[in-house]
């Protein structure tokens, strides 16, 4: 000194000149119009994945379903984000090893609650075996024990070692290792580490169904709010109801419970009981409410909502850190078919040509608000920084 990776900022500056939007002041008492001053697309405006504020559903209530999280602790308005820490895998150095040190990695409850999934191979892939060898009886087919060696496979019922058997097995026993409980230490706590009992030794997978433990209304600015103005509060079907019952309908979106609002009709046919009365039932018509479904007609204009924010900078202070607080300063779009640009010129970075400079020529990625705000994802030419890693030099 170059070169890879993460990561983190920057990502064209200045002047003129002409236009477009909206604020503000004057012209002027308003609209047009004039003039004057300032303002005018981002780090991702994009994806629309998440989460919120807000808004509406009368009460946002309880439960199921959906769905979301899933080692501890903290931040955060929440959040599936973010920061620290721990177990686990894993890579480098140093050492004989123990160990320590510096990285990196993740969707880290539970697999004897249950279902299931693992090709071929092998007896046998889970409470899962008997192919070769092994041991007992048999003259011999052939039975019986057993999982020790051997083979199969990516994985075959923890390891050594004794003892015990016909051979053999945690059969039993001693150490170890694993899991299980009790206890001490150290930590806020996941965890660590020491000791004790216990033969309990049950493989893998849940980003497989599941099961557990927490959490969670829907819908969304094309949410809504006011105002105006038009037409035909039009017409047809269905289907349920409309006497007294915890009835029928509606209102939360998928359901069941609760809760609140509304409704409870006919002097009209036919017909049945009945004492041909009085009065009850059914049909059927009108009517009334409530749900769908089809025809056909009006109108689709104005304002708000809409930009002062969980807002941004910057010095101190607390935290290891995300972040957090107390002072200071700042005000930075608000379009509605939808501005936020156009030429000049000079500068800045980057390629080419040059041995070099000078000059000369060419390029400046990605891209575009529409309610707002906090994260994740993707996209990004060229500069800077910061750590790690390798390569080369000089000391």
């Nucleotide at each position: 000194g170059g070169a890879g990776u993460a990561c983190g900022c920057c990502g064209g500056g200045c002047a003129a000149u002409c236009g477009c939007u909206g604020u503000u002041g004057c012209g002027u008492u308003u609209a047009a119009c004039g003039u004057a001053a300032g303002a005018g697309a981002g780090g991702a405006a994009a994806g629309u994945c998440c989460g919120a504020a807000c808004a509406c559903c009368a009460u946002a209530g309880g439960g199921c379903a959906g769905c979301g999280a899933g080692c501890c602790g903290g931040a955060u308005a929440a959040c599936g984000u973010c920061c620290g820490g721990g177990a686990c895998c894993u890579g480098c150095g140093u050492g004989a090893a123990a160990a320590c040190g510096c990285g990196g990695g993740g969707a880290c409850g539970a697999c004897a609650a249950g279902u299931g999934c693992a090709a071929c191979a092998g007896a046998g892939a889970g409470u899962a075996g008997a192919c070769c060898a092994g041991c007992c009886c048999g003259u011999a087919a052939g039975g019986g024990c057993a999982a020790u060696g051997g083979g199969u496979g990516a994985a075959a019922g923890g390891g050594u070692g004794a003892g015990g058997u016909a051979a053999g097995a945690g059969c039993u026993c001693a150490c170890c290792g694993g899991c299980g409980u009790c206890g001490g230490u150290g930590g806020u706590a996941a965890c660590a580490u020491c000791g004790g009992c216990g033969g309990c030794c049950a493989g893998g997978u849940a980003a497989a169904c599941u099961c557990c433990u927490c959490g969670u209304g829907g819908u969304g600015c094309a949410a809504g709010a006011u105002c105006a103005a038009a037409u035909a509060g039009g017409g047809a079907a269905a289907c349920g109801u409309c006497u007294a019952a915890u009835g029928u309908g509606a209102g939360c979106g998928g359901c069941c419970c609760g809760c609140u609002c509304a409704c409870u009709g006919u002097u009209c046919g036919c017909u049945u009981c009945g004492a041909c009365g009085a009065g009850a039932g059914g049909c059927g018509g009108c009517g009334g409410c409530g749900u769908u479904u089809c025809c056909g007609g009006g109108u689709a204009g104005a304002u708000c909502g809409c930009u002062c924010g969980a807002g941004c900078c910057g010095u101190c202070c607390g935290g290891u850190a995300a972040c957090g607080g107390c002072c200071g300063g700042c005000c930075u779009a608000g379009a509605u078919g939808a501005a936020u640009g156009a030429u000049u010129g000079c500068c800045a970075u980057c390629c080419g040509c040059c041995c070099a400079a000078a000059g000369c020529g060419g390029a400046u990625a990605c891209a575009a608000a529409a309610u707002u705000c906090g994260g994740c994802u993707u996209a990004c030419a060229g500069g800077c920084g910061u750590a790690c890693u390798c390569c080369g030099a000089a000391u």
Molecule: Bacterial RNase P class A
Organism: Acidobacteriota bacterium